Model confidence (mean pLDDT): 84 of 100. Predicted 3D model of a 72-nucleotide RNA (transfer RNA) from Gloeophyllum trabeum ATCC 11539.

């Protein structure tokens, strides 16, 4: 330099047009003599950034940034 993949709550991931969910974790409560486990509830995400197409974007297009891999 070229090509490909990835970027979504604290962490790991899903979601590929009708607007964000799962597991773990955190907080509060229940249960228990107590802790763990278990049960209930809650908080937490401008979906990497900017622009565009669309009635409507996490998703489609363009550029940029970062990370990983391959080639030279």
């Nucleotide at each position: 330099a070229g090509c490909a993949g990835c970027a979504u709550g604290g962490c790991g991931c899903a979601g590929u047009g009708g607007a964000a969910g799962c597991g773990c974790g955190u907080u509060g409560g229940g249960c228990u003599c107590a802790u763990a486990a278990c049960c209930c509830a809650a908080a937490g995400g401008u979906c990497g950034c900017u622009c565009g197409a669309u009635c409507g974007a996490a998703a489609c297009g363009a550029g940029c940034u970062g990370c990983u891999g391959c080639u030279a």
The sequence is in RNAcentral, with records from GtRNAdb.